[in-house]
RNA sequence: GGGCGUAUAGCUCAGUUGGUUAGAGCGUCACGUUGACAUCGUGAAGGUCGCAGAUUCGAGUUCUGCUACGCCCA
Numbered sequence: 001g002g003g004c005g006u007a008u009a010g011c012u013c014a015g016u017u018g019g020u021u022a023g024a025g026c027g028u029c030a031c032g033u034u035g036a037c038a039u040c041g042u043g044a045a046g047g048u049c050g051c052a053g054a055u056u057c058g059a060g061u062u063c064u065g066c067u068a069c070g071c072c073c074a
Stems, first nucleotide, its partner, number of pairs: 001073007010026004019057001028044005050066005
């Protein structure tokens, strides 16, 4: 230098053919349960979907550029 993959909640990850609330598990917090802790139950907070543009009535999803990480080729 060229090619491919990944980037979504604090962590690990889903997200279908672009379509009407952006989710799960774990974790955190509150409440209930207990003498207390753990377990369990209920609820809540937490996201500009890596960054910047483009297309579209509508983008996590399509297109372009860039960044970070990983793999392959030279």
Predicted 3D model of a 74-nucleotide RNA (transfer RNA) from a Lentisphaeria bacterium. Its Rfam family is "tRNA". The family's RNA type in Rfam is transfer RNA. Its mean pLDDT, the model's own confidence on a scale to 100, is 82.